[in-house]
Context: one part of a larger RNA
RNA sequence: GAAUGAACGUUGGCGGCGUGGAUUAGGCAUGCAAGUCGAACGAAUCCCAGGAGCUUGCUCCUGGGGGAAGUGGCGAAAGGGGCAGUAAUGCAUGGAUAACCUACCCUGGGGACGAGGAUAGCCGUUCUAACGGACGGGUAAUACUCGGCGAUUCGGCCGUGAGGACAUCCUCAUGCCGGGAAAUGAGUUUCGCCUCGGGAGGGGUCCAUGUGAUAUUAGCUUGUUGGUGAGGUAACGGCUCACCAAGGCGAAGAUGUCUAGCGGGUGUGAGAGCACGACCCGCGCCACUGGCACUGAGACACUGGCCAGACUCCUACGGGAGGCUGCAGUCGAGGAUCUUCGGCAAUGGGCGCAAGCCUGACCGAGCGACGCCGCGUGUGCGAUGAAGGCCUUCGGGUUGUAAAGCACUGUCGAGGGGGAGGAAGCCGCAAGGUUGACCUAUCCCUGGAGGAAGCACGGGCUAAGUUCGUGCCAGCAGCCGCGGUAAGACGAACCGUGCGAACGUUAUUC
Numbered sequence: 001g002a003a004u005g006a007a008c009g010u011u012g013g014c015g016g017c018g019u020g021g022a023u024u025a026g027g028c029a030u031g032c033a034a035g036u037c038g039a040a041c042g043a044a045u046c047c048c049a050g051g052a053g054c055u056u057g058c059u060c061c062u063g064g065g066g067g068a069a070g071u072g073g074c075g076a077a078a079g080g081g082g083c084a085g086u087a088a089u090g091c092a093u094g095g096a097u098a099a100c101c102u103a104c105c106c107u108g109g110g111g112a113c114g115a116g117g118a119u120a121g122c123c124g125u126u127c128u129a130a131c132g133g134a135c136g137g138g139u140a141a142u143a144c145u146c147g148g149c150g151a152u153u154c155g156g157c158c159g160u161g162a163g164g165a166c167a168u169c170c171u172c173a174u175g176c177c178g179g180g181a182a183a184u185g186a187g188u189u190u191c192g193c194c195u196c197g198g199g200a201g202g203g204g205u206c207c208a209u210g211u212g213a214u215a216u217u218a219g220c221u222u223g224u225u226g227g228u229g230a231g232g233u234a235a236c237g238g239c240u241c242a243c244c245a246a247g248g249c250g251a252a253g254a255u256g257u258c259u260a261g262c263g264g265g266u267g268u269g270a271g272a273g274c275a276c277g278a279c280c281c282g283c284g285c286c287a288c289u290g291g292c293a294c295u296g297a298g299a300c301a302c303u304g305g306c307c308a309g310a311c312u313c314c315u316a317c318g319g320g321a322g323g324c325u326g327c328a329g330u331c332g333a334g335g336a337u338c339u340u341c342g343g344c345a346a347u348g349g350g351c352g353c354a355a356g357c358c359u360g361a362c363c364g365a366g367c368g369a370c371g372c373c374g375c376g377u378g379u380g381c382g383a384u385g386a387a388g389g390c391c392u393u394c395g396g397g398u399u400g401u402a403a404a405g406c407a408c409u410g411u412c413g414a415g416g417g418g419g420a421g422g423a424a425g426c427c428g429c430a431a432g433g434u435u436g437a438c439c440u441a442u443c444c445c446u447g448g449a450g451g452a453a454g455c456a457c458g459g460g461c462u463a464a465g466u467u468c469g470u471g472c473c474a475g476c477a478g479c480c481g482c483g484g485u486a487a488g489a490c491g492a493a494c495c496g497u498g499c500g501a502a503c504g505u506u507a508u509u510c
Stems, first nucleotide, its partner, number of pairs: 001510004006506005013375006019368002026331003030328003035074003040071002046065009081286003090211008100203003105199007113147004122137006154178003158175007185191002212258003219249003224246008261283004265276004288309005311322004339365001341364003347361001348359004378408004388399004412451001414446005422438001425434003454499005459480003465494005475482002
C1' cells in the first nucleotide's frame, strides 16, 4: 500500500447493489416451513328440491350440491440448513463398467379375458387421566388375491450353427424346459393400466494421477493377502462364510498422533509464490447422541419408524410426549452478527385433465455506514479587507470573499398527485373480462438556503506551527524517542495539513 463475513472510538444527510451468528454441531417457549387428487373408492354430517307416512314437525325414499375423517395414488430421498466428522469409503482431473440400476419425461411395438375374499372409515359394547387400544357386526376401490391366455420378453440347460475377443467368455440365429401381466374410472376417445425395446436426464461401482503437518510416531496387519467353492447384491469384489496357502503394506514414510470438509474460486503480488475456502455454484458428509432395519424406482430417510442413552415437558403415578445444524424469534457464552414482517404477483417445485391448492424455496419489504458505488450539504457577485478570535517587533499580520449584504438555483430530503414496465398467463364460442406482495423508472405541483460535516494528524519517517499551561509531574509513543522553567513531540487555544459521510484504532493475510 492493498484486503476483510470484521470489532471498537468519535461522527453521521440520501439512494442503488451486495452482505450480516465466524464463538457453544450449546439448550430451546410460540407460530409457520409438504402436501395434493372427488376424473381411483365407499360414505358420516349439513343444505336444497320432489314424493310418501303420520305422533304437524319429525321419520323414510329419490335426485342435486357441498364435504370432516378414512381407504387408495403420487409426492414426501427434491427444495432449505450446517461443516461436527472425514487426510481418503472424500474431492479434482481423466478413464472403465464383457460387472450395473433408473419412478416421472420423450419415443417405438404388443396387450387388457374372467373370478374371489377381506379391511379402514362406520355402527354397537368396552378399557384408559392422557397417548392410545380390545371385542363383535358390516362396506368399497386404480387396495389385495386367484384362475385363464400369453409375446420378438426373462431364467435355465443342453444341443446346433455363425461371428468376435486379452481369459473365465460375449453377440446373433434356432430348438427344448420352466416362470411371468393388466384397471378400470369420469367420460366417449383424452388422461390413465400391463408388458417388451430405444432415448434423455440421474445414479451405483471400479481404476490411474494429484490433494496437509509430524520420524521427539518405525515397524503395521489375521478377514489380514491370495486361491477354490458357496451365499448375498441392481452390480464386481473378503462384501460375508467354509476350506486351503502364508501372504499383504512400509524410509518414494506404512502404522500412529495432530490439524482440516474438497474444488470452481477469493485476497495479495510484476510474476513465481504465499495465505484463505464467508456469500454464489458443483461434490461429499451430518440432522439431540449411538445403533438398526422397514417402505420405496430411489433412504438406512432433518420436520418417517424401532431400540438404547442424556436432557426437557405432561401425569389421575399406572404411564405418556419431544428433537429449530428450516424461516423468524429466545436464553446462554461472546469483542461481535438482523424482523416472532408481506406475498405466492414473478421464477421454480409437488399434486391435479383443469380450475386450483400447498410452497419461511423464492420474490419483496424491515434493521445494521458492514462493504462497494453514486449524489448532496448550495451558486454568482461581494473590501470599509466589518466585528470577534489568535499572533505581534504594537506599525500591523492572519482567520478572509470567509461572513454580512445583493441577485439566483431547486438536486437530495419533506408534503401532495399521476405513472409505463416487471404480466407471461387464466376465464370465455366470441366480444370481452381478469391477475402486482413490492409501490419502481420517471413526470407534475407546493415551499424555501431552508433539513444535511465530521474525523485524524501537524519533531523525523510524513503533507502541515505558533502562543499559553505544565515542569522527568501529568502525560505521549508505530520506530527513533519527547517531558527535569521559554516543550514546533504532553494538555488547551488559534492556525494549518490529509481524507471526507466518514475518519481513526485494533486484529488478521499478502